[in-house]
RNA sequence: GCACCCGUAGUUCAGCGGAAGAACAUCGGUCUUCGGAACCGAGGGUCACAGGUUCGAAUCCUGUCGGGUGUACCA
Numbered sequence: 001g002c003a004c005c006c007g008u009a010g011u012u013c014a015g016c017g018g019a020a021g022a023a024c025a026u027c028g029g030u031c032u033u034c035g036g037a038a039c040c041g042a043g044g045g046u047c048a049c050a051g052g053u054u055c056g057a058a059u060c061c062u063g064u065c066g067g068g069u070g071u072a073c074c075a
Base pairs, nucleotide, nucleotide: 001071002070003069004068005067006066007065010024011023012022013021018055026042027041028040029039030038048064049063050062051061052060
């Protein structure tokens, strides 16, 4: 260089055209002498960036950026 995959909550990931979810973590509560564990609840998102398609995009298309895997040392 070329091909493919990935980028979504603090972390690990799901979601595959009707518009944001789980687990863990964090915070509050119950319980406990206190803490932990357990249980209940809450907060937290420009869905990497830009443009396009669509009534509607995290999802489809194009480009860019970042990460990973494979491949080439040929001319």
Molecule: transfer RNA
Organism: Planctomycetota bacterium